[in-house]
Context: one part of a larger RNA
RNA sequence: GGCGUACGGGGGAUGCCUAGGCUCUCAGAGGCGAUGAAGGACGCGACAAGCUGCGAAAAGCUGCGGGGAGGGGCACAUACCCUGUGAUCCGCAGGUAUCCGAAUGGGGCAACCCACUAGCAUGAAGUGCUAGUACCCUACGGGGGGCAAACCCGGGGAACUGAAACAUCUAAGUACCCGGAGGAAGAGAAAACAACAGUGAUUCCGUAAGUAGUGGCGAGCGAACGCGGAUUAGCCCAAACCAGUGCUGUUACGGCAGUGCUGGGGUUGUAGGACCACGUGGUGGGACCAAAAAGUGAAGUGUAAGUACCUGGGAAGGUACACCGCAGAAGGUGAAAGUCCUGUGCACGUAAGUUUUUUGGCCCUAGUGGGAUCCUGAGUAGGGCGGGACCGGAGAAAUCCCGCCUGAAUCCAGCGGCACCAUCCGCUAAGGCUAAAUACUCCUGAGAGACCGAUAGUGAACCAGUACUGUGAAGGAAAGGUGAAAAGUACCCUGAAUAAGGGGGUGAAAUAGAUCCUGAAACCGUGCGCCUACAAGCGGUCGGAGCCCUUACGUGGGGUGACGGCGUGCCUUUUGCAUAAUGAGCCUACGAGUUGCUCCUCUCUGGCAAGGUUAAGACUCUUUGAGGGUCGGAGCCGCAGCGAAAGCGAGUCUGAAUAGGGCGUGCAGUCAGAGGGGGCAGACGCGAAACUUUGUGAUCUACCCAUGGGCAGGUUGAAGGUUGGGUAACACCAACUGGAGGACCGAACCAGUUUCCGUUGAAAAGGAUUUGGAUGACCUGUGGGUAGGGGUGAAAGGCCAAUCAAACUGAGAAAUAGCUCGUACUCCCCGAAAUGCCUUUAGGGGCAGCGUCGUGGUGGAGUCAAGCGGAGGUAGAGCUACCGAUAGGACUAGGGGGAGUCACAUCCUACCGAAUCCUGACGAACUCCGAAUGCCGCUUUGAUAUACACGGCAGUGAGGCCAGGGGUGCUAAGGUCCCUGGCCGAGAGGGAAAGAACCCAGACCGUCGGCUAAGGUCCCCAAGUCCAUACUAAGUUGAACAAAGGGGGUCCAGUUGCUUAGACAGCCAGGAGGUUGGCUUGGAAGCAGCCAUUCCUUUAAAGAGUGCGUAACAGCUCACUGGUCGAGCGACAGGGCAUCGAUAAUAAUCGGGCAUCAAGUAUGGCACCGAAGCUGCGGAUUACACCGUAUGGUGUACUGGUAGGGGAGCAUUCUGACAGCAGUGAAGGCGCUUCGGCAAGGAGCGUUGGAGCGGUCAGAAAAGCAAAUGUAGGCAUAAGUAACGAUAAUGCAGGCGAGAAACCUGCACACCGAAAGACCAAGGUUUCCUGAUCAACGCUAAUCGGAUCAGGGUUAGUCGGGUCCUAAGGCCGAGGCGAAAGCGCAGGUCGAUGGACAACAGGUUAAUAUUCCUGUACCGGCUGCAGCAAGCGAUGCGGUGACGGAGAAGUGAAAGGACCGCGCACUGACGGAAUAGUGCGUUGAAGGCCGUAGGUAGUAGCCCGGGAGUCAAGUACCCUGGGCUAGCUGAAAGCUGAUAGUACUCCAAGGCUUCGGCCACGGAGAUAGUGUCCCUAAUCCGGCUCCCAAGAAAACCCGCUAAGCGUUAUAAAGCUGUAGCCGCCCGUACCGCAAACCGACACAGGUGGUCGAGGAGAGAAUCCUAAGGUGCUC
Repeated sequence: GGCGUACGGGGGAUGCCUAGGCUCUCAGAGGCGAUGAAGGACGCGACAAGCUGCGAAAAGCUGCGGGGAGGGGCACAUACCCUGUGAUCCGCAGGUAUCCGAAUGGGGCAACCCACUAGCAUGAAGUGCUAGUACCCUACGGGGGGCAAACCCGGGGAACUGAAACAUCUAAGUACCCGGAGGAAGAGAAAACAACAGUGAUUCCGUAAGUAGUGGCGAGCGAACGCGGAUUAGCCCAAACCAGUGCUGUUACGGCAGUGCUGGGGUUGUAGGACCACGUGGUGGGACCAAAAAGUGAAGUGUAAGUACCUGGGAAGGUACACCGCAGAAGGUGAAAGUCCUGUGCACGUAAGUUUUUUGGCCCUAGUGGGAUCCUGAGUAGGGCGGGACCGGAGAAAUCCCGCCUGAAUCCAGCGGCACCAUCCGCUAAGGCUAAAUACUCCUGAGAGACCGAUAGUGAACCAGUACUGUGAAGGAAAGGUGAAAAGUACCCUGAAUAAGGGGGUGAAAUAGAUCCUGAAACCGUGCGCCUACAAGCGGUCGGAGCCCUUACGUGGGGUGACGGCGUGCCUUUUGCAUAAUGAGCCUACGAGUUGCUCCUCUCUGGCAAGGUUAAGACUCUUUGAGGGUCGGAGCCGCAGCGAAAGCGAGUCUGAAUAGGGCGUGCAGUCAGAGGGGGCAGACGCGAAACUUUGUGAUCUACCCAUGGGCAGGUUGAAGGUUGGGUAACACCAACUGGAGGACCGAACCAGUUUCCGUUGAAAAGGAUUUGGAUGACCUGUGGGUAGGGGUGAAAGGCCAAUCAAACUGAGAAAUAGCUCGUACUCCCCGAAAUGCCUUUAGGGGCAGCGUCGUGGUGGAGUCAAGCGGAGGUAGAGCUACCGAUAGGACUAGGGGGAGUCACAUCCUACCGAAUCCUGACGAACUCCGAAUGCCGCUUUGAUAUACACGGCAGUGAGGCCAGGGGUGCUAAGGUCCCUGGCCGAGAGGGAAAGAACCCAGACCGUCGGCUAAGGUCCCCAAGUCCAUACUAAGUUGAACAAAGGGGGUCCAGUUGCUUAGACAGCCAGGAGGUUGGCUUGGAAGCAGCCAUUCCUUUAAAGAGUGCGUAACAGCUCACUGGUCGAGCGACAGGGCAUCGAUAAUAAUCGGGCAUCAAGUAUGGCACCGAAGCUGCGGAUUACACCGUAUGGUGUACUGGUAGGGGAGCAUUCUGACAGCAGUGAAGGCGCUUCGGCAAGGAGCGUUGGAGCGGUCAGAAAAGCAAAUGUAGGCAUAAGUAACGAUAAUGCAGGCGAGAAACCUGCACACCGAAAGACCAAGGUUUCCUGAUCAACGCUAAUCGGAUCAGGGUUAGUCGGGUCCUAAGGCCGAGGCGAAAGCGCAGGUCGAUGGACAACAGGUUAAUAUUCCUGUACCGGCUGCAGCAAGCGAUGCGGUGACGGAGAAGUGAAAGGACCGCGCACUGACGGAAUAGUGCGUUGAAGGCCGUAGGUAGUAGCCCGGGAGUCAAGUACCCUGGGCUAGCUGAAAGCUGAUAGUACUCCAAGGCUUCGGCCACGGAGAUAGUGUCCCUAAUCCGGCUCCCAAGAAAACCCGCUAAGCGUUAUAAAGCUGUAGCCGCCCGUACCGCAAACCGACACAGGUGGUCGAGGAGAGAAUCCUAAGGUGCUC
């Protein structure tokens, strides 16, 4: 380490449970709100954080009723109270009810701020309390507004999608937005339908009917009449006419006319009414109001009947004997209860309210006749044009509605009846109201469920729309269970411990001990048994030694497993996957063909049958069940068809037809249930990229608007100016001055060039270095604006919240997805396809083909073989048989070239060449010929068992390899396209080392039987080291594979030469002469080259020379010859085996070892091995046959299988019926060596568990998981690995403590110091201080902390904001515009980033201070007092407020530095000095007084005139004339404030100590400055100079008058002085360049303003330091 086992940990499945959900039924209710809602904020408790309740009268107050003993909510503790004088509690009616919210006095950033009027407190100011104060409409009584789930009506109105594309169309008048109403809404009392018969408002249901229609006549859309039902209900005005009255006109003053209002009258289509005549008064009705009676109605009241024993912790269980029942619904009680409790059935009870009835009030209720006149709804009906609604898409298009333009009739009239006209019929528009039947459920009560049971059911069983995420719209979890009862562990021990554990105790149980029922799996351990350290693997399977345990002792059973054989996971997708193609880390739970439908079709079962059946609805019964029964015949299907139709009809249509032909006719349907399939719906599940619609976003970023802020320092030196020169005058020149610039260098600041680092980061964009801009088109704060086909964009398709070629959120919505993935238990039977045609079709479909299941019937159609008979033009062959092509030759028309002195004739030709001939020979689209096979037929024969038709249901329509025949390609491809066959696909087994397809062979199961196939037999490895004969020497070869070509390899069989007359090879010898042949050449002599009768001679033989060689010779050789030797030696072509040719990627290799007369190769032969084949034995399924019949027996045959079809079963949950089990132990969990079933699974036993559960027969389903990069949770792995977030740095001593690298103290050291110090603003919101604590948080530890717990802490007339003002911009918004919502000029009101505006110094707390205290000031108001003065007085008018950039000069304090003086303290080992040195200190505000430097030069003010204008006025402003005064503004300094305070001294709690001393809380005391110099910030300065781009508004303040008030000091108003009094609300802690803000973090990032010291330095650069702060949490 493995396997097994036992015991644990971990985790939270399973079982059981239910407090919560889901879906309905019946009944109720159907609103709440200015009498302040819905919904909130903040409060209220003895203690009180949350929930609940309530509201300053605050877990409550009052009254009435109920009830009757406990109570103070959840919430079980402590304390203290209430209650028979009736509490708590329940019901009803009241009271109170902060603030926000329609929100309503005004404002506003909801829960806050600020007012006015009247009254009150007192008392003037101030402050407080109570009430009122918005807008719109109105008849003046009142009403509206806002909220709320669906239903309803109206105004607007998509897209995805479907049409396999898309535009009309569809989706759909849907989603959504907007307005409005009610408990319902809407509609509604015929200018209606209908059809020659009739109906009689509307609405809803059934049917008509998927009909008539409509429709790119596509997809689709889709009525009405009529019939059956539910419910029923009808009325009122306008007008004519009459009367009254107001007004107007007119008049002859009698009146008349018109018009408005009121009353009467009147309401209709067989017309009605007015009018005239006659008649009508109690009858009927009502939807309105009131009363009475009866019923109903809240909390509520009464109510039957059981005991004993046994088991047990507990009885309701068991046993025995009883009882009640108008009550045996249900829940509870220690388990399972009719008789224990609550209840139940029954009976009783009343307030408000409500129902019915009655009564009263009020309202309505008349006809008949006459027929002269009058009335009966006008910019209407209708028409044109353009739209919309209806079933109707403009169509022949009626009807209805709308916009624009037109425009009637008046009862002898008008409208309609699907264009239009006539006849006929129906009706009476242009005014209005109207219950019921119908729709819905936020809500209340009572109930129900073949609904869920904690990953389910609502998102939510639990403090959930919570935590958390997001700027926002919005998104959105997880999380149940101790026990009957807390009896929730007294006491002891270990321990630092109040952690945790061990004893002990409680309890039936503590492995029920509190994240507590059961307690599975992954995962992590410990003990024991067996195995394991030379061995290699999809981890199993088959065999099996040894060891251990057990045993009923049996060849038993269990555990382990040395060693051996065989063996490449699962799923998906594919022609084909171990594949290195997809998916899965593991486990558990969840997770996908369902449901609805008068739709269609088929099958089965049942009822009835030429018939079958009801629908809506109604009635009834009842055990009250959403149940049963009965009516209900409307309607539907069938019984008859044919035809386009009229129509005819067992026929009919076509047709001239009595012809032919087509379709029919010889009868079975229908209703219900179940199943297969289809249709419409999301339709098996998950998945888009997108489209549309309503909203949310400019806290990021882009641009813009308003108002503020920032830019160390250095450099350059434009224009202009001055002076000088110069010119007639200019110009021009020089010097000085001057200080311009999208100027230069360079910090802050902004940016992001280079390189590196970082890349599971420190950081979802940074760091280091380097770099660009840095007075500008600059950067930046605050507040605003622009919004999605839109913005913004110095333009990159950039940016618009880490998202952009169209943001984000919700919705349409389960969009669509011919695409990918996934799709869950068992057994049995059969079993494909990857082809044809068509397809905007090619990876999708339709039809056919092939599969399966059922039915059918004649016939034996099917298939195979044999026989016989046929058609045919392939293979082959052939071509003097055609067509086409074709090599050589012959011959040759013709042509080219040449010759021919020119022309012609002619000739030549190694040129081309038709035709013809000879020889040879080609062809898919040539054929004089022509098979084999295949195909067709047959009254033939044999074998076999299919075939066919119809119907239900499919799948397939990507194929692949091999062999053969072809095309294409290269007679390439594991290529591609056809045909035939086989196999794989969908096929296992044996062989081929290993291999889809090759060879053999088709697996029902078992068997330690037998025989064979392919292929094998030396070992691995079963079987021959078998037999016979050869070959190979290359390890060739031994089962993938090699060529051209080379070669005296070797063997075999041939042909042909030489050879004892001596061959061949070796050795010895010769190899000569003419001659150096000739030519050529410088030379050429056998041997550079050329020529040749390469000749002749001597010879045994010897070339005018085979090769080497020389400059040329020479020289060495060869051919040839002799000798020696003594028997075979060559040449050629063929065959077998071998050889070279021969180079590849992990050491190599025939599979390996290895093998050589073989274990190679070839031939022949005999044995044997060898498979899931065949066979023996046993068993199973299916089909058929036979027998038997309770389903059994016998026989024969079959039983590989993907897509797919069919059949039979198992399991899970729930329901019904029947009969059962269970504390003497259910379900669930864990295990078994037990039993039967082919299997899914079932039973039994043991243990755990502690309350429910199973059986049989039926029924119903949220009904079976390994995979979907599935969902959720848990647990592994990597791994004790990476990392622990700036490399500014720590060390020591002491302290506290259980424990110290990190805490505290001290001493050293180190780091920052334009910051890493200090102060504000934003933002955060208690983080501040103190005490306690250390589980978690802190990247380690922690005694520490920004952590946890508790307590404490923020004090203002003057600081900031409000009670003041306005900017950009926002909000409201008369008039105006707009379908609605809404937008919005003027006006109003908000809105600081700006304007206006009064306090300083010191002290003090653990924590606050310009806030408290001390001292000294200032501002406003009121009152009193004093004084002044005729004017005062505003929302109006005027002035002022009031503004840019850059630059320069001066003034100048503080801080800082230097010098001098002074105060205090200290100071040198040795020796001296204390007039020396060192250190620290030497300070001091606002305010008041003063009015200087400077600035200002027509400048400040006063007086007197004149004047247009300032919307009215003006004495003001402005302009102008004259006169007078000399101002106006304004730092600093100075005086005062000033007996404060610091250093220091003394006392001294306490601490440390080296014992010398040192530090110090706290208290007290007191001393010292007058100057000079350097330097400069603010200020003066809203100044000055220059420049061009020409640089807010309003209030405060000053002045003026209007209305009005007042005018001689009493009243009102004003001014000045003084005394007293008054002075509100909010903020105030702490962090604030960061550990507290924005970045998910205690994050190397980001974040506006102010101060910002010393030395060196131009400097805020840089280095070192001060104050101060730190050493960056391993």